[in-house]
Context: one part of a larger RNA
RNA sequence: UGACGGGGACCCGCACAAGCGGUGGAGUAUGUGGCUUAAUUCGAUGCAACGCGAAGAACCUUACCUGGCCUUGACAUGCAUUGUGUCGUCGGUGAAAGCCGGCUAGUCCUGGAAACAGGACGCUUUGCACAGGUGCUGCAUGGCUGUCGUCAGCUCGUGUCGUGAGAUGUUGGAUUAAGUCCCGCAACGAGCGCAACCCUUGUGGUCAGUUACUAACCGGCUUAGCCGGAGGACUCUGGCCAGACUGCCCUGUCAAACGGGGAGGAAGGUGGGGACGACGUCAAGUCAGUAUGGCCCUUAUGGCCAGGGCUGCACACGUACUACAAUGCCCGGUACAAUGUGAACCGAAACCGCGAGGUGGAGGAAAUCGCUCUUGAAAACCGGGCCCAGUUCGGAUUGGAGUCUGCAACUCGACUCCAUGAAGUCGGAAUCGCUAGUAAUGGCGUAUCAGCAACGACGCCGUGAAUACGUUCCCGGGUCUUGUACA
Numbered sequence: 001u002g003a004c005g006g007g008g009a010c011c012c013g014c015a016c017a018a019g020c021g022g023u024g025g026a027g028u029a030u031g032u033g034g035c036u037u038a039a040u041u042c043g044a045u046g047c048a049a050c051g052c053g054a055a056g057a058a059c060c061u062u063a064c065c066u067g068g069c070c071u072u073g074a075c076a077u078g079c080a081u082u083g084u085g086u087c088g089u090c091g092g093u094g095a096a097a098g099c100c101g102g103c104u105a106g107u108c109c110u111g112g113a114a115a116c117a118g119g120a121c122g123c124u125u126u127g128c129a130c131a132g133g134u135g136c137u138g139c140a141u142g143g144c145u146g147u148c149g150u151c152a153g154c155u156c157g158u159g160u161c162g163u164g165a166g167a168u169g170u171u172g173g174a175u176u177a178a179g180u181c182c183c184g185c186a187a188c189g190a191g192c193g194c195a196a197c198c199c200u201u202g203u204g205g206u207c208a209g210u211u212a213c214u215a216a217c218c219g220g221c222u223u224a225g226c227c228g229g230a231g232g233a234c235u236c237u238g239g240c241c242a243g244a245c246u247g248c249c250c251u252g253u254c255a256a257a258c259g260g261g262g263a264g265g266a267a268g269g270u271g272g273g274g275a276c277g278a279c280g281u282c283a284a285g286u287c288a289g290u291a292u293g294g295c296c297c298u299u300a301u302g303g304c305c306a307g308g309g310c311u312g313c314a315c316a317c318g319u320a321c322u323a324c325a326a327u328g329c330c331c332g333g334u335a336c337a338a339u340g341u342g343a344a345c346c347g348a349a350a351c352c353g354c355g356a357g358g359u360g361g362a363g364g365a366a367a368u369c370g371c372u373c374u375u376g377a378a379a380a381c382c383g384g385g386c387c388c389a390g391u392u393c394g395g396a397u398u399g400g401a402g403u404c405u406g407c408a409a410c411u412c413g414a415c416u417c418c419a420u421g422a423a424g425u426c427g428g429a430a431u432c433g434c435u436a437g438u439a440a441u442g443g444c445g446u447a448u449c450a451g452c453a454a455c456g457a458c459g460c461c462g463u464g465a466a467u468a469c470g471u472u473c474c475c476g477g478g479u480c481u482u483g484u485a486c487a
Stems, first nucleotide, its partner, number of pairs: 001487002003484003007481007015471002019434005026322008034313002042053002064308007073130001077129004083123002088103006106121006132297002135295003141291001143286003146282001148280001153192006159168003172183002198274004203242007213231002217229004245268001248262005324427001328386006340371003345364002350359003393424001398419007440463007
């Protein structure tokens, strides 16, 4: 100087407390451990691994296993060499890959009258340099990432103090979300962080109106902004501008910084949300995203193919979904969104089917058409049924019949219909999230994608709470101080 303390002081954080909803019990989905296996590919392992890499494992993917094959190789460059009619196409064998065999127009340059000869491009044989490796090492690395932590810290120059390591500044008082700002001070300044500048949302103005809009006006009609005019009001779209700065008033503090209250205002003291992550810590994670040193394999640890496996199941754990019901379930009626997305795509109307779906093909590279559009979304709301029961709760499991995608749904897809109707009556010890348009709850969209294991992930909108006395305690962190046989 740090680190540590079941030392002290001060302060903060959904850290506790106050509340609301869960997890832990059930069934299922999914990941992991374990076990099994020819293989169940590999990695991730307290917080910070475990719906993680994987934003899609039937084949492919695929790295694993079994079997069948190839050896200058699936791919790149170069050299030498054999044959040659290139691209292509047919046959045999075979599970395919592969192996064997047949047929078949080349293009350009030089020489030449032509025939033809030589060369280049291409394919091929043989050989050589080499290719190839998801083989090892993340404790050789780059890059990227997690974490402490959006915590308020981490440092430097000059000066001063100290023999020195170092100190000072950065400590103190007050204040802040903040090393934020103010005052003081042997310090005076500065840098990386904080904040601001960026995006988005909330208010208004202005400009611009098509595919959006429809107040007034005209025409048509199927009475619906439905169609056509027309309009530039409204909504909306999107460019610019304004607006918030403790600016104003009162008040507290010796003073300042700042705090408390108020006015005006769409918004008030960082308005809400996002992007943004200092010096560093964990030899943290990743050689399997890519790059890369070293080591290793080279008729195999490389390459191709078929089938299997990654989906195996006595069990254990994590994360979710669905429930156990009456604030509910079922039936009928009826209202209101936003984000997005579409060409090997979205697919309307109409018709068929109980349904999944099928036929159909209008329109649309899209504020125009479709998904889903005046978004008739779901919860909500209105009416009816059920009457507390393992039930009109719950839907697992199983049998049968189907639909769709796709060479192909046996291992191993999703969905539909009929039948079946399991556990489960609110969950032990323990434990998690959340402070407001949040929690809780309801649906919708997208990426990946032929299809789908999505109940996941990332977004969107609807409905919409309760509670916070307080900082003694638990956890984590910051500043000062103290002890130490630790570095």